c-di-GMP-I-GGC riboswitch aptamer from a bacterium, 85 nucleotides, folded computationally. The coordinates come from a structure-prediction model, not an experiment, and the mean pLDDT is 82.

RNA sequence: CCUGAUUGGGGCAAACCCGUCGAAAGGCGGGGACGCAAAAUCACCGGUCUAAAGGGGUCACCCCAGGAUAGCGGGAUUGCCAGGU
Numbered sequence: 001c002c003u004g005a006u007u008g009g010g011g012c013a014a015a016c017c018c019g020u021c022g023a024a025a026g027g028c029g030g031g032g033a034c035g036c037a038a039a040a041u042c043a044c045c046g047g048u049c050u051a052a053a054g055g056g057g058u059c060a061c062c063c064c065a066g067g068a069u070a071g072c073g074g075g076a077u078u079g080c081c082a083g084g085u
Base pairs, nucleotide, nucleotide: 001084002083003082004081011036012035016031017030018029019028020027021026034071040077041076042075044074045073046072047069048068049067050066054064055063056062057061
């Protein structure tokens, strides 16, 4: 550097349930495992969701700032094991 999740040793944890924070999306803790070789970290680019307080519009609504998502994709940084070069 490439490939993999087959062996050994380990890791993470979707849905759902409980608690908690939040306007919401969603986060965190516990239970639980659908899956994951970066499902480790970072919102830089695109996407998606949300948009209360704030800004704007053609004002039952929409757009934006803002928020969320790293388990949507790309990118950056770091890294365990096995095999290969």
Of the family's consensus pairs, 95% are formed in the model.
It was read from a public genome assembly, where an Rfam model found it.